[in-house]
RNA sequence: UAAGAAAAAGGCAAACCUAUCCAAAAGGUAGGGACGCAAAGCCGUGGGUCUAAAGUCAGUAGCUUCUGAUUAUGAUUGCCAGGUUACCUUAA
Numbered sequence: 001u002a003a004g005a006a007a008a009a010g011g012c013a014a015a016c017c018u019a020u021c022c023a024a025a026a027g028g029u030a031g032g033g034a035c036g037c038a039a040a041g042c043c044g045u046g047g048g049u050c051u052a053a054a055g056u057c058a059g060u061a062g063c064u065u066c067u068g069a070u071u072a073u074g075a076u077u078g079c080c081a082g083g084u085u086a087c088c089u090u091a092a
Base pairs, nucleotide, nucleotide: 001091002090003089004088011037012036016032017031018030019029020028021027035078041084042083043082045081046080047079048076049075050074055070056069057068058067059066
């Protein structure tokens, strides 16, 4: 510097369960758990995806409710790129 077949020192932890946070949404955090992962370490930067409290529009309704549509400013890096750092093994 390149690669990840096998292994090892070890690492992470999906679904699900419990507790908790917000808008009791998506989702996050902590504990249990283990489907998997060679960056499933870190950064939401680009695309994708998820959500819609607040906003906007329409209908209903008639004094403040209900329903639908739409919007990311919310979320996701265990969807794909990009950036960045690193363990082990192998090869040069």